Large-subunit ribosomal RNA, domain IV from Acanthaster planci, 334 nucleotides, folded computationally. RNAcentral holds the full RNA, with entries from Rfam.

[in-house]
Context: one part of a larger RNA
RNA sequence: CCACAUUUAAGGAACUCGGCAAAAUUACCCCGUAAGUUCGCAAGAAGGGGUACCUCCCUCGUGGAGGUCGCAGAGAAUCGAUUCAGGCGACUGUUUAACAAAAACACAAGUCCCUGCCAAGCAGUAAUGCGCAGUAUAGGGGCUGAUACCUGCCCAGUGUUAGAAGGUUAAGGAAGCUGGUGUUCAAACUUCGUGUUUGAUAGCUGACAACCGAAGCCCUAAUGAACGGCGGCUGUAAAUAUAACGGUCCUAAGGUAGCGAAAUUCCUUGUCAGGUAAGUUCUGACCCGCACGAAAGGUAUAACGAUCUGAAUGCUGUCUCAAAUGUGGACUCG
Numbered sequence: 001c002c003a004c005a006u007u008u009a010a011g012g013a014a015c016u017c018g019g020c021a022a023a024a025u026u027a028c029c030c031c032g033u034a035a036g037u038u039c040g041c042a043a044g045a046a047g048g049g050g051u052a053c054c055u056c057c058c059u060c061g062u063g064g065a066g067g068u069c070g071c072a073g074a075g076a077a078u079c080g081a082u083u084c085a086g087g088c089g090a091c092u093g094u095u096u097a098a099c100a101a102a103a104a105c106a107c108a109a110g111u112c113c114c115u116g117c118c119a120a121g122c123a124g125u126a127a128u129g130c131g132c133a134g135u136a137u138a139g140g141g142g143c144u145g146a147u148a149c150c151u152g153c154c155c156a157g158u159g160u161u162a163g164a165a166g167g168u169u170a171a172g173g174a175a176g177c178u179g180g181u182g183u184u185c186a187a188a189c190u191u192c193g194u195g196u197u198u199g200a201u202a203g204c205u206g207a208c209a210a211c212c213g214a215a216g217c218c219c220u221a222a223u224g225a226a227c228g229g230c231g232g233c234u235g236u237a238a239a240u241a242u243a244a245c246g247g248u249c250c251u252a253a254g255g256u257a258g259c260g261a262a263a264u265u266c267c268u269u270g271u272c273a274g275g276u277a278a279g280u281u282c283u284g285a286c287c288c289g290c291a292c293g294a295a296a297g298g299u300a301u302a303a304c305g306a307u308c309u310g311a312a313u314g315c316u317g318u319c320u321c322a323a324a325u326g327u328g329g330a331c332u333c334g
Stems, first nucleotide, its partner, number of pairs: 001329008010320002014318001019315001027051005036041001038146001052068006069073001081313007088305002093105002109144007121130003147300004152230003157227002159223005166218003172212002176208001178206004184200006231249005258292001259289001270286005
């Protein structure tokens, strides 16, 4: 010097990103116990007192009375710190085995869509299996996430569902038209070789094509707890300021209730108030919301949380500011 322990005057968080760590509290009995609340809780709230041994009494109890000793009676050890306020998530639960335990996942509950059973959906080429030895109070999928109060406007775009009059439309079919090849027949010419030319024609075959031709798309509706979206400019009141009111442009419709410098606010340490001697954090308000907002839910919420944030009491070597001791190392010698 290092690690692990123990103790410490006066102060008591002045330490620090932050009370991290440590200290403190601790058992049982009695008294007592607030706000809030979903009436279950909160609650071991908080806070206060007692605890050994001996004798006697009793209703035999963790009871009562009297007495004794110590600094100390849960005499050691085991053995809750508490309170106030806020954010998030209702809760118990689950998770990144070995850097993340959470506000993430799940959840009961809500809602939407699909599915009538040889179900939908899933695995497989199939057989087949799961779904299910189930049957819409069932099964599958999506979103939200207890509870309470609620969940506004927009169907123009995209999606989905439904519709079928019209338009468009493939393969395929197909009247027709036009080529190739070439069988057979006829005529003409002929060097007489069935040779050449012309016309008609069977079969095969290549293009083109009126017309017929489904779903789909166009079209017509519906649908937001479907994907999503939810405005500018400008004038105006008898102080000033502001604008209940008006004008105008655009839109499918222009953000309702509630909340709001917020896990969301750039400017920003916004402004005011509270707490402190002093507060970029915190709490309560305000609202010009850069860029909240209603199941990618909005707001509130008792209980719960190894959650996050702020404050207080107690307590302490965290600190002012260090010191001492023990054990084991390091170090020196062998």
Its Rfam family is "Bacterial large subunit ribosomal RNA". Its family is annotated with structural constituent of ribosome and ribosome in the Gene Ontology.